A computed fold for a 1491-nucleotide RNA from a soil metagenome, annotated as small-subunit ribosomal RNA.
RNA sequence: AGAGUUUGAUCCUGGCUCAGGACGAACGCUGGCGGCGUGCCUAAUACAUGCAAGUCGAACGGAUUGCCUUCGGGCAGUUAGUGGCGGACGGGUGAGUAACACGUGAGUGACCUGCCCUGGAGUGGGGAAUAACUCUGCGAAAGCAGAGCUAAUACCGCAUUCGCUUACUUCAUCAUCGGAGUAAGUAAAGCUCAAUGCGCUUCAGGAGGGGCUUGCGGCCGAUUAGCUAGUCGGUGGGGUAAUGGCCUACCGAGGCAACGAUCGGUAGCUGGUCUGAGAGGAUGACCAGCCACACUGGGACUGAGACACGGCCCAGACUCCUACGGGAGGCAGCAGUAAGGAAUAUUCCACAAUGGGCGAAAGCCUGAUGGAGCGACGCCGCGUGCGGGAAGACGCCUUUCGGGGUGUAAACCGCUUUUCAGGGGGAUGAAACGACAGGGAAACCUGUCUAAGACAGUACCCGUGGAAUAAGCAUCGGCUAACUACGUGCCAGCAGCCGCGGUAAUACGUAGGAUGCAAGCGUUGUCCGGAUUUACUGGGCGUAAAGCGCGCGCAGGCGGCAUACCAAGUAUUCAGUGAAAUCUCCCUGCUCAACGGGGAGGGUGCUGAGUAGACUGGUAAGCUAGAGGACGGUAGAGGGGGGUAGAAUUGCUGGUGUAGCGGUGAAAUGCGUAGAGAUCAGCAGGAAUACCCGUGGCGAAGGCGGCCCCCUGGGCCGUUUCUGACGCUGAGGCGCGAAGGCUAGGGGAGCGAACGGGAUUAGAUACCCCGGUAGUCCUAGCAGUAAACGAUGGCCACUAGGUGUGGGGGGUGUUAACCCCUCCUGUGCCGAAGCUAACGCAUUAAGUGGCCCGCCUGGGGAGUACGGUCGCAAGACUAAAACUCAAAGGAAUUGACGGGGACCCGCACAAGCAGCGGAGCGUGUGGUUUAAUUCGAUGCGACGCGAAGAACCUUACCUGGGCUUGACAUGGCAUCGCAACCUCUCGAAAGAGAGGCCUCCUUCGGGACGGUGUCACAGAUGUUGCAUGGCUGUCGUCAGCUCGUGUCGUGAGAUGUUGGGUUAAGUCCCGCAACGAGCGCAACCCUUGUUUCUAGUUGCAAAUCUAGAGAGACUGCCGGAAACAAACCGGAGGAAGGUGGGGAUGACGUCAAGUCAGCAUGACUCUUACGUCCAGGGCUACACACACGCUACAAUGGCAGUUACAGUGAGAAGCCAGCCCGCGAGGGUGAGCAGACCUCUAAAAGGCUGCCUCAGUUCAGAUUGCACUCUGCAACUCGAGUGCAUGAAGUUGGAGUUGCUAGUAACCGCGUGUCAGCAUAGCGCGGUGAAUAUGUUCCCGGGUCUUGUACACACCGCCCGUCACGUCAUGGGAGUUGGCAACACCUGAAGUCCGUGAGCUAACCUGGUUUACCAGGGGGCAGCGGCCGAGGGUGGGGCUGAUGACUGGGACGAAGUCGUAACAAGGUAGCCGUAGCGGAAGCUGCGGCUG
Repeated sequence: AGAGUUUGAUCCUGGCUCAGGACGAACGCUGGCGGCGUGCCUAAUACAUGCAAGUCGAACGGAUUGCCUUCGGGCAGUUAGUGGCGGACGGGUGAGUAACACGUGAGUGACCUGCCCUGGAGUGGGGAAUAACUCUGCGAAAGCAGAGCUAAUACCGCAUUCGCUUACUUCAUCAUCGGAGUAAGUAAAGCUCAAUGCGCUUCAGGAGGGGCUUGCGGCCGAUUAGCUAGUCGGUGGGGUAAUGGCCUACCGAGGCAACGAUCGGUAGCUGGUCUGAGAGGAUGACCAGCCACACUGGGACUGAGACACGGCCCAGACUCCUACGGGAGGCAGCAGUAAGGAAUAUUCCACAAUGGGCGAAAGCCUGAUGGAGCGACGCCGCGUGCGGGAAGACGCCUUUCGGGGUGUAAACCGCUUUUCAGGGGGAUGAAACGACAGGGAAACCUGUCUAAGACAGUACCCGUGGAAUAAGCAUCGGCUAACUACGUGCCAGCAGCCGCGGUAAUACGUAGGAUGCAAGCGUUGUCCGGAUUUACUGGGCGUAAAGCGCGCGCAGGCGGCAUACCAAGUAUUCAGUGAAAUCUCCCUGCUCAACGGGGAGGGUGCUGAGUAGACUGGUAAGCUAGAGGACGGUAGAGGGGGGUAGAAUUGCUGGUGUAGCGGUGAAAUGCGUAGAGAUCAGCAGGAAUACCCGUGGCGAAGGCGGCCCCCUGGGCCGUUUCUGACGCUGAGGCGCGAAGGCUAGGGGAGCGAACGGGAUUAGAUACCCCGGUAGUCCUAGCAGUAAACGAUGGCCACUAGGUGUGGGGGGUGUUAACCCCUCCUGUGCCGAAGCUAACGCAUUAAGUGGCCCGCCUGGGGAGUACGGUCGCAAGACUAAAACUCAAAGGAAUUGACGGGGACCCGCACAAGCAGCGGAGCGUGUGGUUUAAUUCGAUGCGACGCGAAGAACCUUACCUGGGCUUGACAUGGCAUCGCAACCUCUCGAAAGAGAGGCCUCCUUCGGGACGGUGUCACAGAUGUUGCAUGGCUGUCGUCAGCUCGUGUCGUGAGAUGUUGGGUUAAGUCCCGCAACGAGCGCAACCCUUGUUUCUAGUUGCAAAUCUAGAGAGACUGCCGGAAACAAACCGGAGGAAGGUGGGGAUGACGUCAAGUCAGCAUGACUCUUACGUCCAGGGCUACACACACGCUACAAUGGCAGUUACAGUGAGAAGCCAGCCCGCGAGGGUGAGCAGACCUCUAAAAGGCUGCCUCAGUUCAGAUUGCACUCUGCAACUCGAGUGCAUGAAGUUGGAGUUGCUAGUAACCGCGUGUCAGCAUAGCGCGGUGAAUAUGUUCCCGGGUCUUGUACACACCGCCCGUCACGUCAUGGGAGUUGGCAACACCUGAAGUCCGUGAGCUAACCUGGUUUACCAGGGGGCAGCGGCCGAGGGUGGGGCUGAUGACUGGGACGAAGUCGUAACAAGGUAGCCGUAGCGGAAGCUGCGGCUG
């Protein structure tokens, strides 16, 4: 620091995903040790049991135990109670809280403070009770009541007052600080070890702690916009330690809020922690500070401090005890239990240390704390050995079978002992307090003495022993380091993204190997990062998402030139603070590290003081360049209102006039003999204003068009002058706003949604036609949207030019018209720099800058739902989520395609000739049938194709019969020497069995060869042509396809190869940022046409012929037009003229085209069979369909007779003359010929003559019968031919379709390969021998350029919507059922406060009698009443969750249905808004846009 993923490829935009770090984690596999940390994130759920706050006898009276006793008592303890201090600390948790709760900085002249420290003053004299205890009573218990006794450092008066408090006066102050004075009020406690002791009272101060106030800072939602009656302020009073509506009475009507009040949701806050380059983002476990809470809610008491975790009262829920009357309880202390959960530990040890409470102290208490235990939960450290040891063992894996890998790895040898086992030693942590002595003002210090260690016999150390006790996990297609084999076969599975798997998977599973990390490794979850993907640092808005439809304008933001002052911002200096820990640096302690100790830095912030005065800001007074006003001109469809004109359409009336009109691609509906249309005249009415008209004008936009008048807005130009920053933008707000639509009333000519009819069509709810209602028009309102577009917000400034056009001004020239130059202001085009992803923009910016506003953040869901606001409605504005995808998109590139364009070519069409499609037959195919009808080929480019020839064979198929090292190849081992051959038996044959015969060489061992047995192996026309080679078809013999270098472009790519000509041709020429080159074209090759030479027998007078070598043709020559080119046209000469004719030759590539059955071949499959042999059958079947042919339908013919003229070829198991026989096929005999010699061999059409005379015929020949011939082992299934007889369909063939441009088509025969035989097919050969081409509009195919594209598997493409099925999430929904907060009313516990208090009452006072009481007063208490009040009840609403018959759309799903809307002119250009209509996409109307 980046990478993968949209495309055929590219650049951009943009999302998704990955690599990093972190964690209080969890899960899977695995697990040796130690140190340091850390451990209920969930149910603030419920808790059994134990412990977590006591202490003081030196405050007090009792009780009680032990010892001693001289029985008086003494000494030493224990402690229920009174009393004091402490239970407000320490410990836990994060529910609540959006708040002065927290952080930070201030304030308190508005306050409190126990214990502690310092200083001052004091501590006199009395009194009355009460617990404990005793007695009595009640109760199950908890506990309670009554009577009686008693003490204090408990309680209460009195005296005293340095002071303090209150009231008043006064000085001073901004002020309630403070100074002075007068009056009133107000204290105390004692203990004992007898001291320089500990206490007590009061005052002042300190330290530390707290209360209150306040500036600033830190979450989300506006689909929460208004909230508030003690509310805001004042006065009096109350209350508090203290300010204050904190509370109350009265008075006033305020207070908060767009700088976000109120409401809702969420949340303890911070130091910090994680991440990040930083800015930020996320987070708030452990440690530390603050806050809040203690079963839930309320309340006060005590106290220095609480509204109190282990206190009290009340209410509620829950649990427990109960004798049913009543009681008890609160682990969010430490352990522990249950539950919940993916998940989180021991009912441990000790107060030895540190700290806390009490005490004079000893000491007691302390689940704080110190430690140990459990957990790889994290971080850190160590180990599982080290060194030798083979060209390299075994095993395993792989292999091209040679080898390679594991791999110095192991074995084996030597060494070490961290760790381990057992043995021995063994800490630091302890300082003291205290006692004694000394010193000091004291705190305290010094010396001596004494006790005490949970951890722990631990850490650590020393011997002994021996490699001994110790390695896993994940990954290996790319990203991303690491590859092979087998299994599986779109299955099983993997997957973070892209994506793997359909028989050769580096992607699944296993193995071997490799890579990474390592006592861990992976996975999951979460956070930051990468993500500049919310952009402050640091993004954008013409077309990718994104400029409000346009203006006016409040708040807000920003703002010209110059001066003075201020010092808020700003800069700088100093000071305070920013706790500690954390972080960084240095030093240092544990053997290192983690961890810890010391020091420094940092802590970007806040506050105070000073300085500066540029800039921003404020104040004052100015300026004129911005802005505005005045004056004079000027153009204009700018707006509103009124009037008026002509043309046209339509209607009505009348005239003339007659049969059609109208409409379309073609028609029809429609109108018309009741007189249309046409034409003439008149009248009526509505709407719109031709020409002028122009990328002309005006307006902010929407928009505005005859002419005239009235009212009115804005712009521009010119000149001086005036005001003096008055400006720009503009959230909310207000106004304007096409078309369509709505309400009410008019109007209605034309047009025209809906609707009706006619066509088209498979259908046609459309396009086309005939009609036609709303509407379109006017008035008054509503609505508020458009592709409201320049898809480009407004304002200002700056930055080359050129050329049009509108308005105004100036200048030179001209008599003038006018021309030219120039300034300002509009509006277009082209273009430099610059910008842009590109396209493009470019003084009218999308350039360079400034200010302000609006908007965007992946696609879909969706501009939808819900809520709200507006509207009569239609609807508008605002505006989500669940779910789902890995893309969606922009620009440009190359192709392909278009019912786009231009040019060109081809038997492509046209012009012709002959056919096919109809018939019969032949052959092939499909289908069907069959035991089998073997297999392959399937649009062109399968179908007389593989097959150049299936009776057996072929043959691969079927049935049946046989064989198993095999029909065929090679090798090893054993054995035999038996061969071949012949004969016989069974059999359909193969085969099986029997007999005969018994080979060659030899160095005599044996070998060749053969048989038998056995082992390796053979064999397969079995599968895969989508694993392949080779070969082939096709586009197409079309003219194309590329490369190097250069140049252009960010790039894919382009250029070259395009353009102008020309050609059969990318053939050639010219031009050109290209210059060259390659594969193709052409030529070279073969053949043919002319000729020369040579040679030649079987040919031959010569010529010819044959086969060899040459010549010849190149646009070479002339003319024309073209561009002076290339080339074309015409001509000459020539046998031949513009590639002379024909052939061979097939570029880069396309079709996963064809072939595993021609051959070869990987992999898979079979192995007494899917191999092999044999016989018979089948490939020849037959309701049917197609393809290619043959023969015909006749007179240009048929038949008969007669008569000519070829060429290519073939021939020995062959061609076969001649002769004889047969009607004939043929048979017999037999000469010649391995061929220019012989044979096949007759050529046929043609010529001549005759008959037939238009008929199913003297046409045609199928079919069938009989009789034959030939081949062959064999013609039944199943050959060909002959003779006689038979004589079917067929009279020129529908839609459609094929071939051919000259020696061609057509017609006519001939030959040959295959082959025993079988040719209508294939391949060749010659004979006769045409017609037509005006041309390129159309069909098909192709080439080049261009254009559009949403296609790239490339139009056989892509793709839209309804319907049907399944799954998922969601909206509505009669309702149903929970939760939350508020409101109104009723009721109202505890408790404070207020009132009352006839009841009860020790201290003080007064009086009386008197020694113990009585009465009264003061004071206190119970009780009662009142305010408030938690909770409860009732009620109507609000917000929110769950659920709900039914219902709406949405998303997704391999093959469903209907159509074809969009992408090409997508076949009616598309799209936007609106309205109507329709199964659906959609169609139509109106206006708008060009995308």

Annotation
The sequence is in RNAcentral, with records from SILVA. The prediction has a mean pLDDT of 85. Its Rfam family is "Bacterial small subunit ribosomal RNA". Rfam links the family to the GO terms structural constituent of ribosome and ribosome.